[in-house]
């Protein structure tokens, strides 16, 4: 320098066009003598930046840019 994949919550990942969700973590209550554990409720989100398609874009398309892999 060519080519391949990925970029979503603190982490690790889902979501194939129609107001974004899980496990874990974290915070509060219950519960304990306290502590795990457990059981409830809750905060977290400019979707990697830009532009383009479309009534509507995480999705699709095109330049960027960080990263894997070759």
């Nucleotide at each position: 320098g060519a080519g391949u994949g990925u970029g979503u919550a603190g982490c690790u990942c889902a979501g194939u066009g129609g107001u974004a969700g899980a496990g874990u973590g974290c915070a509060u209550g219950c519960c304990u003598a306290g502590c795990a554990u457990g059981c409830a409720u809750g905060a977290g989100g400019u979707a990697c930046u830009g532009g383009g398609u479309u009534c509507a874009a995480u999705c699709c398309c095109c330049a960027g840019u960080a990263c894997u892999c070759c």
Predicted 3D model of a 70-nucleotide RNA (transfer RNA) from Camelus dromedarius. It matches the Rfam family "tRNA". The RNAcentral record of the sequence draws on Rfam. The source organism's lineage runs through Eukaryota, Vertebrata, Sarcopterygii, Dipnotetrapodomorpha and Camelus. The prediction has a mean pLDDT of 83.